[in-house]
RNA sequence: UCGUGCUAGACGGGGAACUAGCGGUGCCCUGUAACCCGCAAUCCGCUAUAGCGGGGUCGAACUCCCGGCCUGAGGGUCCGGCCUGUGGGGUCUGACCCGUGUAAGCGGUGUGGAUGACUGGGUCUCGCGCAACAUUCCGGUAUCGAAUCCCGUCAGGUCCGGAAGGAAGCAGUGGUAAGGUAUCAGGGGUGUGUGCCGCGAGGAAGCCUGGUCGGAGCUGGCUGCUCGGGUAACGCCUGGAGGCCGCGAUUCGAGGGCGGGUGCACGA
Numbered sequence: 001u002c003g004u005g006c007u008a009g010a011c012g013g014g015g016a017a018c019u020a021g022c023g024g025u026g027c028c029c030u031g032u033a034a035c036c037c038g039c040a041a042u043c044c045g046c047u048a049u050a051g052c053g054g055g056g057u058c059g060a061a062c063u064c065c066c067g068g069c070c071u072g073a074g075g076g077u078c079c080g081g082c083c084u085g086u087g088g089g090g091u092c093u094g095a096c097c098c099g100u101g102u103a104a105g106c107g108g109u110g111u112g113g114a115u116g117a118c119u120g121g122g123u124c125u126c127g128c129g130c131a132a133c134a135u136u137c138c139g140g141u142a143u144c145g146a147a148u149c150c151c152g153u154c155a156g157g158u159c160c161g162g163a164a165g166g167a168a169g170c171a172g173u174g175g176u177a178a179g180g181u182a183u184c185a186g187g188g189g190u191g192u193g194u195g196c197c198g199c200g201a202g203g204a205a206g207c208c209u210g211g212u213c214g215g216a217g218c219u220g221g222c223u224g225c226u227c228g229g230g231u232a233a234c235g236c237c238u239g240g241a242g243g244c245c246g247c248g249a250u251u252c253g254a255g256g257g258c259g260g261g262u263g264c265a266c267g268a
Stems, first nucleotide, its partner, number of pairs: 001268006009058003012030004020047005035055005064261003068258004074252005079246006086239004092235001094234001095231005101225002104223003107219003116213008124202006130195002132192007139184006150175004158167003
């Protein structure tokens, strides 16, 4: 060095989760030349040599081993950014709402006279008057109105008278009293949620209106500034959830490349 037969070992690995921890079933990633059966999430098997039991194949190398170097899918944790929900806050030159003050800008008003001062009146209250309205009484007017106890005229009839004539007088007719009704521009009384009414008195504030003095401001509607209060939809601050992103940091790390390591017996 070659051949034959063996043996160690291998026949997948990793991440998260679970677990005191390890491995497995299940999930995810990677990957294949990567065996079969049984067990198992209200788990299964074990204990640092950390799946167990049974069977099979390969076998010292492309295949086994390496706290070695490089690369590296994917996962965990943290950090940062963005987005979407959600709880809370009321510290903010934020936003929005309300108010105070100011008067810089705009506007309004003012020499056809502002603010101010003085003064008259009105609005308000009370009293009186007047008016209006309501009601009542009286009165006037019109009309109705008496079987009889009212009046005038009184047919007929009656009475007196010798007569002339006279008297009383029913019905009728005309009128009237009491009373009724209607009406009135009349008079008196009472009352009033009445009045562009008059007179007198009183008047806190405000408003309206006039006069005199005087001579340039006044106002605050909008903007600005200032101060106070409020709201929490938004911004902001803060807690937490979910999603996406970063050649972010760290950690585990399949796979790949490089490098290194690996036994026994017999025969030639």
Molecule: Bacterial large signal recognition particle RNA
Organism: Armatimonadota bacterium